[in-house]
Context: one part of a larger RNA
RNA sequence: UUGCAGUUAAAAAGCUCGUAGUUGAACCUUGGGCUUGGUCGGCCGGUCCGCCUCAUUGGUGUGCACUGACCCGACCGAGCCUUUCCUUCUGGAUAACUAUAGUGCUUUUUAUUAAGUGCUAUAGGGAGCCAGGAUUUUUACUUUGAAAAAAUUAGAGUGUUCAAAGCAGGCAUACGCUCGAAUAUAUUAGCAUGGAAUAAUAGAAUAGGACGUACGGUUCUAUUUUGUUGGUUCUCUAGGACCGUCGUAAUGAUUAAUAGGGACAGUCGGGGGCAUCAGUAUUCAAUUGUCAGAGGUGAAAUUCUUGGAUUUAUUGAAGACUAACUACUGCGAAAGCAUUUGCCAAGGAUGUUUUCAUUAAUCAAGAACGAAAGUUAGGGGAUCGAAGACGAUCAGAUACCGUCGUAGUCUUAACCAUAAACUAUGCCGACUAGGGAUCGGGCGGUGUUCUUUUUUUGACCCGCUCGGCACCUUACGAGAAAUCAAAGUCUUUGGGUUCUGGGGGGAGUAUGGUCGCAAGGCUGAAACUU
Numbered sequence: 001u002u003g004c005a006g007u008u009a010a011a012a013a014g015c016u017c018g019u020a021g022u023u024g025a026a027c028c029u030u031g032g033g034c035u036u037g038g039u040c041g042g043c044c045g046g047u048c049c050g051c052c053u054c055a056u057u058g059g060u061g062u063g064c065a066c067u068g069a070c071c072c073g074a075c076c077g078a079g080c081c082u083u084u085c086c087u088u089c090u091g092g093a094u095a096a097c098u099a100u101a102g103u104g105c106u107u108u109u110u111a112u113u114a115a116g117u118g119c120u121a122u123a124g125g126g127a128g129c130c131a132g133g134a135u136u137u138u139u140a141c142u143u144u145g146a147a148a149a150a151a152u153u154a155g156a157g158u159g160u161u162c163a164a165a166g167c168a169g170g171c172a173u174a175c176g177c178u179c180g181a182a183u184a185u186a187u188u189a190g191c192a193u194g195g196a197a198u199a200a201u202a203g204a205a206u207a208g209g210a211c212g213u214a215c216g217g218u219u220c221u222a223u224u225u226u227g228u229u230g231g232u233u234c235u236c237u238a239g240g241a242c243c244g245u246c247g248u249a250a251u252g253a254u255u256a257a258u259a260g261g262g263a264c265a266g267u268c269g270g271g272g273g274c275a276u277c278a279g280u281a282u283u284c285a286a287u288u289g290u291c292a293g294a295g296g297u298g299a300a301a302u303u304c305u306u307g308g309a310u311u312u313a314u315u316g317a318a319g320a321c322u323a324a325c326u327a328c329u330g331c332g333a334a335a336g337c338a339u340u341u342g343c344c345a346a347g348g349a350u351g352u353u354u355u356c357a358u359u360a361a362u363c364a365a366g367a368a369c370g371a372a373a374g375u376u377a378g379g380g381g382a383u384c385g386a387a388g389a390c391g392a393u394c395a396g397a398u399a400c401c402g403u404c405g406u407a408g409u410c411u412u413a414a415c416c417a418u419a420a421a422c423u424a425u426g427c428c429g430a431c432u433a434g435g436g437a438u439c440g441g442g443c444g445g446u447g448u449u450c451u452u453u454u455u456u457u458g459a460c461c462c463g464c465u466c467g468g469c470a471c472c473u474u475a476c477g478a479g480a481a482a483u484c485a486a487a488g489u490c491u492u493u494g495g496g497u498u499c500u501g502g503g504g505g506g507a508g509u510a511u512g513g514u515c516g517c518a519a520g521g522c523u524g525a526a527a528c529u530u
Base pairs, nucleotide, nucleotide: 004501005500006499007482008481012498014369016367017366021362022361023360025255026254031082032081033080034079035078036077037076038075039074040073041072042071044068045067046066047065048063049061050060051059052058087134088133089132090131091130092129097124098123099122100121101120102119103118104117105116106115107114138200139199140198141195142194144192145191153184154183157167158166169178170177171176210248211247212246214245215244216243217242218241220239221238222237259359260356261355262354264351265350267348268347272344273343274342275341278322279321282318283317284316285315286314287313289311293304294303330337331336374415375414376413377412378411379410384408388404389403390402391401426497427496428495430489431488433473434472435471438468439467440466441465442464443463444462445461447460448459449458477484478483503530504529505528512523513522514521515520
């Protein structure tokens, strides 16, 4: 590993990218025909044997006996042909086989005439082998074999009196004879061997490609032969290598994955950035009107108030926020995103008789983004408001309620990297069920409607379709259940890939490492206890 679990019991990294790793679409020789060998089974017999018999035949047992024919069937092969290299050359020994010649034997013929079958010689002649070259795509996988020390293990034989054991033992006439001391397993690697499905790998695209009965050059090597020995050079000859010309060939580029990338078209969105614009509210300020309370609460009080509070009206300023529309609606990787307009680049889905052609999926390391709070330095400080102060409540209240109020809340530049970062549900792919809505694109309709009188557009309506956010009903299915079209296709267990968990505490602690200004983050135990 076979073979766990991860919504809620322990456990899916917050999210995306991404290298190593792991995994990865289909396609290239199949099919048919003919001949033939072996094994097994069936069918039909014959001989032998046993049985029942009308004493001949018939029947029966097919009997661990023998054997034949033919057809049928199954399995395992071999050869040839269908466009079908099965490595290829040079020698050697030559086996079947063929031809010719000679010579025996058998049958036959008028006849060495014909047929068959031996032997010898010569010639041709291949794979059954010997040697030497040349050339070979490479593995995984699987079959068989050798090898893999014994003891051990499994297991055969054997009356250690049984057994654990042991490798003994058993028969005689105790002269001697004789059976044993098996066998299996032994997995990775290595060696040899048959197979060629499956999975990789290489080949001919600037042809520097393959062949050759070719031709012409360049160049290297040097055995023989020129009477002999030695030297040099050059032909011929034999063998490499390279170049050019010519010829041969069906000359050479697989599909275009309901895989992926790119281009193009009209869109879509509260996606992002920068600028710009608006809205009411709040607080404050100025001016204005009135007059005794106003706030606030369960009830009060702290608080403000004839120096006019609260309230009314008219203005202004500031900083924040973006109501209603707002939904089981949209967009975004997630965090998240909602006033107007402009600019900038990006993105999904759809459409497409466009293009490339495996470019893909998931991912240790590594990287980007990452609510709120917090940190540093500026700006800004309306509101709300940790800390703090006070008023209440209370047995107490250092809380809940109320009045103030610092940091903060907003923004710029940098850090931090965590959340119940939740759908508490990894990502990619396939399949399994019915329904009506809805958002985006596309297609269809003698459909409705606005205008101008017809189109073309729009807006609706009815369908289909691809892609989304969800929902309803069921359960073939799953589950401990709640419930779930995924949490299904799981003991009938294997589509690919990553991460995590293994009783409760101690403990996300200690220690070490690393990151951070810090707060802290990441990694992360044990003793002990139960």
A computed fold for a 530-nucleotide part of an RNA from Lipomyces tetrasporus, annotated as small-subunit ribosomal RNA, central domain. Its mean pLDDT, the model's own confidence on a scale to 100, is 81. It matches the Rfam family "Eukaryotic small subunit ribosomal RNA". Rfam links the family to the GO terms structural constituent of ribosome and ribosome. The literature on the family includes a 2001 paper in Science by Yusupov et al., "Crystal structure of the ribosome at 5.5 A resolution". NCBI's taxonomy places the organism under Eukaryota, Dikarya, Lipomycetes, Lipomycetales, Lipomyces. RNAcentral holds the full RNA, with entries from SILVA.